This is a predicted complex of two RNAs, RNase P RNA and transfer RNA, with 412 nucleotides together. Model confidence (mean pLDDT): 79 of 100.
RNA sequence: UGAGUAAACUGGGUGAUCGCGCGUUAAGCGAGGAAAGUCCGGGCUCCAUAGGGCAUGGUGCUGGGUAACGCCCAGUGAGGGUGACCUCAAGGAUAGUGCCACAGAAAGCAGACCGCCCCUUGUAGGGGUAAGGGUGAAAAGGUGCGGUAAGAGCGCACCAGCGAUUAGGUGACUAAUCGGCUUGGUAAACCCCACCAGGAGAAAGACCAAAUAGGAGGGAGCAAAGACGGUGGCCCGCCGAUCCCUCGGGUUAGGUCGCUAGAGGAACCAGGUAACUGGUUCCCAAGAUGGAUGAUCAUCCUAGACAGAACCCGGCUUAUAGGUUUACUCAAGGA
RNA sequence: GCGCCCGUAGCUCAGCUGGAUAGAGUGUUUGACUACGAAUCAAAAGGUCGCAGGUUCGAGUCCUGCCGGGCGCGCCA
Repeated sequence: UGAGUAAACUGGGUGAUCGCGCGUUAAGCGAGGAAAGUCCGGGCUCCAUAGGGCAUGGUGCUGGGUAACGCCCAGUGAGGGUGACCUCAAGGAUAGUGCCACAGAAAGCAGACCGCCCCUUGUAGGGGUAAGGGUGAAAAGGUGCGGUAAGAGCGCACCAGCGAUUAGGUGACUAAUCGGCUUGGUAAACCCCACCAGGAGAAAGACCAAAUAGGAGGGAGCAAAGACGGUGGCCCGCCGAUCCCUCGGGUUAGGUCGCUAGAGGAACCAGGUAACUGGUUCCCAAGAUGGAUGAUCAUCCUAGACAGAACCCGGCUUAUAGGUUUACUCAAGGA
Repeated sequence: GCGCCCGUAGCUCAGCUGGAUAGAGUGUUUGACUACGAAUCAAAAGGUCGCAGGUUCGAGUCCUGCCGGGCGCGCCA
């Protein structure tokens, strides 16, 4: 200098005028890294302080972090890259069942189409053989030597895989030695194993106010055995005495709370490889309910991307013009 | 805001437990029939199965992430 890898940050600035939401109508504050998708996990609220069993759903290498997770960190194994580094739903296929189309002789306790070898003896039949051909995504461990009628883990060496022992590691696993020679794939098919999950969601929920036909029809229940309701499948348990459907009525779809101080943020110290945790000090930073956070002008530059809170957090995923920084890798050149 | 459902030919839909070249009706085009048209008959064209990635030998179908469309949900008595 060129090409690249990983991580972090930023996401127009300044001034003036007008306007909007919160607020004591004062001071002051006023969108994001994703506010998004609503895909996971929790807090919070109501129903038993969510209880037992079945079903169903989810997760799936190991260890740790966390309020929790399908997230994060550190490692293991496999795959990719010259490398920095990246990717992986990565338990079990000797628990059982299913499936493997077409082609092919044969697709799973295998199989003889061609070929090879032997026999009968003839252009055919019987037997042996998985080394060769052909089919297929996949053909029953691979390569080599011996062996044989031809062959074959039939024997041997190395490699792959399986099992055992020893050593290291918390563990996934790794290394060495030995053994019998070998048990196809698919679990994002059913399933098995381990662990987790009660349901509903701020239109949750609490209080206040106004109004009426405090209505009609049908059904279930009849005082707790069954059957009804307590939001989602079933049974039990617990609680309640009414409950469900249709039609009709009232209410400007009313007001207040929930509603923003929280698993909050910043700095420093300590522990830990890290995620993260603990301590001290300081700070308070939108809270609407037809729903505010904007518009115009001037000026500067590199000419401004994706995009707009609605109960609140932790994640993941997706969208994102341009710019900045740090660490590292490869190639070429120079000192 | 919350919950739920659906994307297959121009339109309406099938496609079961993954299997070869994805079908049906209607519409379109062409031809026949007719004096002409409708109806009828015959034939043809028309699909990246919403998009992308993955599992698998193989994906419309199974899994994941996006995109688009649609439906429902107030309070009182």